[in-house]
Order: sequence, then structure tokens, then C1' cells
RNA sequence: GACUUAUCCAGAAAGACCGAGGGAAAUGGCCCUGUGACGUCUUAGCAACCUGUUGCCAAAUAAGGUGCUAAUUCCUUCUCCUAACAGAGAAAGAUAAGAU
Repeated sequence: GACUUAUCCAGAAAGACCGAGGGAAAUGGCCCUGUGACGUCUUAGCAACCUGUUGCCAAAUAAGGUGCUAAUUCCUUCUCCUAACAGAGAAAGAUAAGAU
């Protein structure tokens, strides 16, 4: 990298460095950003997928492996449904575990 399964309306930020874009891609929106975003590092935190520990189970815990810490995966696009709004599904994506 491609594959399978599960989840994605909850939750959780400070400091230092950097210096102009960023929010995955494409369309259209809407936002964040020199009151310093994005990114990197440190510390802290959230969560509970796997391991561990406790437990008969349900579950608890948070030590280890990941992940995450603006906005529902920020919304939208394709299909169904609706007068419209709304709603449902798919695709794409992200994360985990597994297998190759």
C1' cells in the first nucleotide's frame, strides 16, 4: 500500500520555536488565522480500540501500544425520501484491531 471488521452529533490546552497560510482531495459554502493560525517540540489532558490489572459476568482501572485535544469527519456533492426543511443510505476519509 490494497483487504476485512468496528467506530466517527461525546470528550480533552498551556508554554516555547516558527512565520502565512490553514480546515484531507475535488465543487460550493462557512469558519480559523500577525491578539501568530498551520506545523514542530515539551508538558498536561481526553478517550478506552488492543494489551495488562481487578472482576463470575456486567463492568472498573489507566500501567503499556496507538489515537485524539476549533467547529458532527465543520457542512455540502451521489442515491432514496420530502412541497420544502428535515431524515435515511452510499462514496470518500480518519482511527483501531486483524489478516496478507
About this RNA:
The RNA shown here (SAM riboswitch aptamer (S box leader)) has 100 nucleotides and comes from Pedobacter rhizosphaerae. Its mean pLDDT, the model's own confidence on a scale to 100, is 85. Its Rfam family is "SAM riboswitch aptamer (S box leader)". About the family: The SAM riboswitch is found upstream of a number of genes which code for proteins involved in methionine or cysteine biosynthesis in Gram-positive bacteria.